[in-house]
């Protein structure tokens, strides 16, 4: 150069057209003398930028972006 994956909370992942879930962690109460562990609530992502399709899209098509991975 040419092909292909990957990009969603702070971390790791789900969800693959219809109000974004789960565990780590994090706040806060609970239990303990205190800590852990455990047990309860609650906060935090609108989904790599930008377009298009569509009533609606994270999700489906395009361009670029940054990572991987395969050829030349």
């Nucleotide at each position: 150069c040419g092909g292909g994956g990957a990009u969603u909370g702070g971390u790791g992942u789900a969800u693959c057209g219809g109000u974004a879930a789960c565990a780590c962690g994090c706040a806060c109460g609970g239990c303990u003398u205190g800590g852990g562990a455990c047990c309860g609530u609650g906060a935090g992502a609108c989904a790599g930028u930008g377009g298009g399709u569509u009533c609606a899209a994270u999700u489906c098509c395009c361009a670029c972006a940054u990572c991987c991975c395969c050829g030349a």
Source information:
Predicted 3D model of a 72-nucleotide RNA (transfer RNA) from a Pseudomonadota bacterium. The coordinates come from a structure-prediction model, not an experiment, and the mean pLDDT is 83. The sequence is in RNAcentral, with records from ENA.